Glycine riboswitch aptamer from uncultured Jatrophihabitans sp., 82 nucleotides, folded computationally.
Of the family's consensus pairs, 89% are formed in the model.
It matches the Rfam family "Glycine riboswitch aptamer". Rfam links the family to the GO term glycine biosynthetic process.

[in-house]
RNA sequence: GCACGGGAGAGUUCGCCCAGCUGGUCUGGGCGGCGCCGAAGGGGCAAUUUCCCCGCCAACCUCUCAGGCUGCAGGACCGUGC
Numbered sequence: 001g002c003a004c005g006g007g008a009g010a011g012u013u014c015g016c017c018c019a020g021c022u023g024g025u026c027u028g029g030g031c032g033g034c035g036c037c038g039a040a041g042g043g044g045c046a047a048u049u050u051c052c053c054c055g056c057c058a059a060c061c062u063c064u065c066a067g068g069c070u071g072c073a074g075g076a077c078c079g080u081g082c
């Protein structure tokens, strides 16, 4: 790296438009607002290293840019096999 399995958190919130179904306080999609989540990715810092300073330097820590907030999908990480 590949295959299989497991794999969390946070709105199925509000408004508008379209479509569907059949008539609803429904379902789906798009756009926007506010509120949230951290385990794709990305950014930041420690110990360490160094005579000292600079520099180097990780994360599940932190920031939330991205991503995500019914489900599907995605998914760090774990297990097995190659």
Base pairs, nucleotide, nucleotide: 001082002081003080004079005078006077011034013033014032015031016030017029018028019027020026021024035069036068037067041065042063043062044061049055